A computed fold for a 97-nucleotide RNA, annotated as SAM riboswitch aptamer (S box leader).
The coordinates come from a structure-prediction model, not an experiment, and the mean pLDDT is 82.
The sequence was found by an Rfam model in a public genome assembly.
[in-house]
RNA sequence: UCCUUAUCAAGAGUGACGGAGGGUACAGGCCCUGUGAAGUCCGGCAACCUGAGUAUUUCAAGGUGCCAAAUCCUGCGGAUUAUCCGAAAGAUAAGAU
Repeated sequence: UCCUUAUCAAGAGUGACGGAGGGUACAGGCCCUGUGAAGUCCGGCAACCUGAGUAUUUCAAGGUGCCAAAUCCUGCGGAUUAUCCGAAAGAUAAGAU
C1' cells in the first nucleotide's frame, strides 16, 4: 500500500516567526485569507490506542491524531424534494496480511 472493524453535527490561541495562499483524490460550488494563508515553534482539544479509576459518566496526556464553516456542501439512489434519509467515497485510530 491493500483488507477488516469502529467513529466522524461536540471540543481546541487576542501568541511568536513567516509572507500568499488555503479549505487533503477528481469535478462543480461556496467560503477563509495583508483585520495575515500554507508552514515552523509554543499553546490547546481529547477521536482511537495506552495508563489509572469509585469502572456507562471520571482522570492523565504517553503514541498517533486534531484545533473556520457537519467529513464546508454536492456528485449515486430514495423520499413527504428550500430539505431529509441511505449508500458510496474520504479522514482518523486499532488490528491483520